[in-house]
Context: one part of a larger RNA
Order: sequence, then C1' cells, then structure tokens
RNA sequence: GAUUGAACGCUGGCGGCAAGCCUAACACAUGCAAGUCGAACGGUAACAUAGAAAAGUUUAUUCUUUUCGGAUGACGAGUGGCGGACGGGUGAGUAAUAUCUGGGGAUCUACCCAAUGGAGGGGGACAACUAUUGGAAACGAUAGCUAAUACCGCAUAAAGUCGAAAGACCAAAGUGGGGGAUUCUAUAUAAGAACCUCAUGCCAUUGGAUGAACCCAGAUGGGAUUAGCUAGUAGGUAAGGUAAUAGCUUACCUAGGCGACGAUCCCUAGCUGGUCUGAGAGGAUGACCAGCCACACUGGAACUGAGACACGGUCCAGACUCCUACGGGAGGCAGCAGUGGGGAAUAUUGCACAAUGGGCGAAAGCCUGAUGCAGCUAUGCCGCGUGUAUGAAGAAGGCCUUAGGGUUGUAAAGUACUUUCAGUAGGGAAGAAAAUAAUAAGAUUAAUACCCAUAUUGUUUGACGUUACCUACAGAAGAAGCACCGGCUAACUCCGUGCCAGCAGCCGCGGUAAUACGGAGGGUGCGAGCGUUAAUC
Repeated sequence: GAUUGAACGCUGGCGGCAAGCCUAACACAUGCAAGUCGAACGGUAACAUAGAAAAGUUUAUUCUUUUCGGAUGACGAGUGGCGGACGGGUGAGUAAUAUCUGGGGAUCUACCCAAUGGAGGGGGACAACUAUUGGAAACGAUAGCUAAUACCGCAUAAAGUCGAAAGACCAAAGUGGGGGAUUCUAUAUAAGAACCUCAUGCCAUUGGAUGAACCCAGAUGGGAUUAGCUAGUAGGUAAGGUAAUAGCUUACCUAGGCGACGAUCCCUAGCUGGUCUGAGAGGAUGACCAGCCACACUGGAACUGAGACACGGUCCAGACUCCUACGGGAGGCAGCAGUGGGGAAUAUUGCACAAUGGGCGAAAGCCUGAUGCAGCUAUGCCGCGUGUAUGAAGAAGGCCUUAGGGUUGUAAAGUACUUUCAGUAGGGAAGAAAAUAAUAAGAUUAAUACCCAUAUUGUUUGACGUUACCUACAGAAGAAGCACCGGCUAACUCCGUGCCAGCAGCCGCGGUAAUACGGAGGGUGCGAGCGUUAAUC
C1' cells in the first nucleotide's frame, strides 16, 4: 500500500447492489418447512345441490323447519399409487472408503425418449365399517362384512435368464371421454354392459438419455523428540455373496505384503472452481456463489424402495427434556423465523406462491420458510446531496502581534438564483408467460361427438406496491464529521503544566519560554464517514 463475513471509539442525510453466529456439531418454548391423486378403490364424517316425505305457512309447492337421500359437486378418515433419497442446513468427523485431474471395465438406473411384442382366464384376503372389549394416554385385542391399478395361482414366452446345445424358466391392470346400428342385464322408460373409437395407464425386452456404484494412476497439510508396521495380513484354489469386480466373506494351501520416494503412530484439517495479495514466481485462504464429500441428539442396525442403511421414517441401546392414573408413553431446529447460553460480534416468531423451479395430478389445482420480495445493520462496494453566483466597509467576534498591523476571510452578512435528494399531492410502466370460455379451420375417427394442437376474440391472474419513473408545490429551506500537524509524514503559533499530568508505531518528548503532554486559534488529510485494534499478502 492492498484486503476483510470483521469488531471497537466518535459521528451519521439519501439511494442502488451485495453480505450478515467466524464462538457452543450447546440446549431448545411456539408456529410453519412434504405432500398430492376421487380420471386406482370401497365408501360418506363435514359442506353444498337435485329429489322424496312430514309439519307449519301462503293468493301462489310460496316460504321456512325437520327427516331421508352417495343420485350429483366434492371429500374427513381408510386401502392403493407416486413423491417424502430432491430441494434446504451444517462442517463434527475424515490426511484418504474424501477431493482434483486423467484413464478403465465387471454394473444398476423410477420418471423421460425411441422401438418390438403382449395385455387371456381365475382365486382368496385385509383395512375402512359393524359388534364386543383392554388402556389415564400413546395405542391396541377379538369376531364378522367388503373393493381395487392391493395380493396370489393358472395360461401364454422371446431378441430375456440358465445352458455348449437340447431344453427348462419368468409377466401384466385397468381407468376416463365420446358414439350410430345391433345384442344382453330383466321386462316399457331410464341406466349400465358388450361393440366401435380416442386418451391415459399396465407387462416383457432392446437401445438411448440422465443419475449412480466400482477399479487404477498422479496430485493433495505438519511432526523422525513417531522406524519399523501387518494374520484376512499378501497371494492362490473352491464355495458363498453383490447390481457388479474383488479377502467382500468363509474353508483349505502358500508366506507373503508395506516402509527413509517416510510405512506405522501423533497433531491439525472437509476438498475443489475460486478468493486476497503480488510485476510475476510465490505466499495466505476456502465466508457468500457453484461442483463433490460427510453428518443429522450420541452409538449401532436393518426394512421399504429404481435409488437410503434415510435431517422433519423404523428398531435397539445411551444421555437429556417432557407427560403420567406410576402400569407406561412422547421428543430431537447443523430447515425458516424465534428463545436462552457462549461471545468483541452477526437480522423479522414478516408477505406471497404473482414470477422461476420442484412434488402430485389428465387438468383445474393443491403443497412448497426452495424461491421471489419486504424488515433490521454505514458490514462492504458504488452513486448523489448537504447549495450556486455575486459580495471589501477586507464588518463584528476570535486568535496572534514588533501594537503599525496580520489572520480567520469572499468566509459571513447582504443581493440575485436554483430545488437534486428528503417532504406533500397527483399520474404511472415492466416483471404476465399462461389459464379459461366461445368461434374457426386442421388432426384423429365410422362420425359433424369426444380428445389434441393452431389461430382470433372475450374474461381472469402482481407478494413486492404508497413500486421504478414522470409531473406539480413550497422554501436554502431538513442534511458534516473524524483523525492528525517533532522526524519518518502533508500540516505552527499562543496559553496551561513543569521528568508531574501525560504522549508514543519506531526514533523518542515532558525537570519554567514544550511546533511531541492538555486547551485554544490556525492548518493538513480523508469525507457519510474517519480513526484504532485484529488478521493476510
């Protein structure tokens, strides 16, 4: 000199953009942070509606009330599906099962894309519900009924699996919209089904895409006041195991393997793109943003699943907290806010899903403390303002003085202007893409239905928001400090003090004229900041 996730002291007008527990991976009250699908299913607790009945009432089935009513819109709880493995947080552990770079072959991959083939025929349950019943609660127990895209056989079976071949083995599910003739439920209507068609879903296989797993090499801190370490250890055979290779595991055999190119042990530490500094080489660092890894009260374990050994899932043990009828139960903020504590120190128990993105859904939509915004903080960077011009009687006052004057100083006052920003009032974009309704002509189709895509028109959607921006009004009106002035180092005099009080980064000042202490006047530097401390180069 540059820099900082800074803090402290004094001071403080506005805006934009960013950043904001570096300490206790300490403990957490409260609220929210992962749901969704009725177009998978049985249903109907609540709300609304068509309809039916009854009572009251009226000119009037006109109004009101009650009951019934899954028939309809919908939908609590339940079965089932998909998602809770993403998104969000933290850096405790980890010096290599991590990370970075470059390779490799023995793998899996839900949803998505492309393609080939298939989707036949049956069965038995379990929730919900009902009844009885245990418990303070959490939560159950017994008996009975029932549906499915839940579950299980049978059939079918190749480009799949096993196998040298022959051969053997392996699957499935429907749902919704529309429809003219015909047939059926069972008989008029009505309704439903068969049938046709569209959409979506299902099964098997192949390829892709994406994601993930594994292996190898090199690089990636310090310590030798750590020199030897190692028995599943190193390799082989066989078996098991895995999605897959492999001592990954087991049995047997061999006696190896690593190490001064630093093994082992100890200490420290998430790694990287990057960031800071520097002319560079380097040095330091890894906040924010992005990629990877690890963790989720502590330790262990598996289940489900395409994917977890799972932050807001399960089980066991432990510590801690809470409830209890003492028998037993409940919990996990290193999610967003917030509280206590620790600390020099770090924010609101805010608004909205309008946008972007995610989950579910055919969609409308629902959910989303991701995200978008707002609030707080000069924490940083950047921009703007605190007036402009004129004004010598060089006013008054202050300070100095050789008492003549000098300086503060065009500074003020005065005169003439301007009105950024802040204030008040009015106007006012963009962030909105879509969605939905109607119409048109396409595509599909037996079809002018439905569905899909396109176009036109109408309607609706903004948290921010009293938005940005623009205009008007008034009046210089509301807006300057901080540090320093002996040398380094830009800037000097007076008074006070008298080795005292004090200053100080280094040299050093102060013992009676101190440009070095304290005050004043003046000056210098920076400026909504300035200085100090800490840290890095």
Molecule: small-subunit ribosomal RNA, 5' domain
Organism: Pantoea sp. Brub